[in-house]
The RNA shown here (transfer RNA) has 74 nucleotides and comes from an uncultured Bacilli bacterium. The sequence was found in a public genome assembly. It matches the Rfam family "tRNA". The family's RNA type in Rfam is transfer RNA. Model confidence (mean pLDDT): 80 of 100.

């Protein structure tokens, strides 16, 4: 240099032949439980879905640019 895969919550990830309001587990905080801690149960907070633009009534999802990560190859 060429090709391919990927970027979604603090972490690991799901969700895409475009459509209710973007989700799970772990973690954090609060409450319950306990003499207390842990475990366990309940609840809450936390996201402009990597950047910018385009198509569309509507984009995490489709198209293009750019950035970054990983793999293959010369």
């Nucleotide at each position: 240099g060429g090709c391919g895969a990927g970027a979604u919550a603090g972490c690991u990830c799901a969700g895409u032949u475009g459509g209710c309001u973007a989700g799970a587990g772990c973690a954090u905080u609060g409450c319950g439980u306990u003499c207390a801690u842990a475990c366990c149960g309940c609840a809450a907070g936390g996201g402009u879905c990597g950047u910018g633009a385009g198509u569309u009534c509507g984009a995490a999802u489709c198209u293009c640019u750019c950035u970054c990560u990983c793999g293959c190859u010369a």